The prediction has a mean pLDDT of 84. This is a predicted structure of a 79-nucleotide RNA (c-di-GMP-I riboswitch aptamer) from a Desulfococcaceae bacterium. The organism belongs to Desulfococcaceae, within Bacteria. The sequence was found by an Rfam model in a public genome assembly.
RNA sequence: AAAUGAUAAAGCCAAACCUGCCGUGAGGCAGGGACGGAAAGUCGCGGGUCUCCACUAAAAAGAUAGCCGGACUGCCAUU
Repeated sequence: AAAUGAUAAAGCCAAACCUGCCGUGAGGCAGGGACGGAAAGUCGCGGGUCUCCACUAAAAAGAUAGCCGGACUGCCAUU
C1' cells in the first nucleotide's frame, strides 16, 4: 500500500418503542432502550422514497447517509 472480513480481540454505533424539547410536516436533538451494523463515520453528488402550513397538486424549498450507487476518511484481524 492492496485484498478479504471469524463464531477472535480492543473498542464503536444504535432500529422499533418510551419520555422531554424543536419543526406545518417528512423528521431532528437529548435521555432510556437494543433490532441490527465492518463504515449504521462524513458529504444530498446521481437515482429512489417521503414532506411541504384548512384542502388538492408539488415547481421552488426541505427530509432520509439504518433505501441503492458514488466520493472522502477511519479501527482491529488475516493474507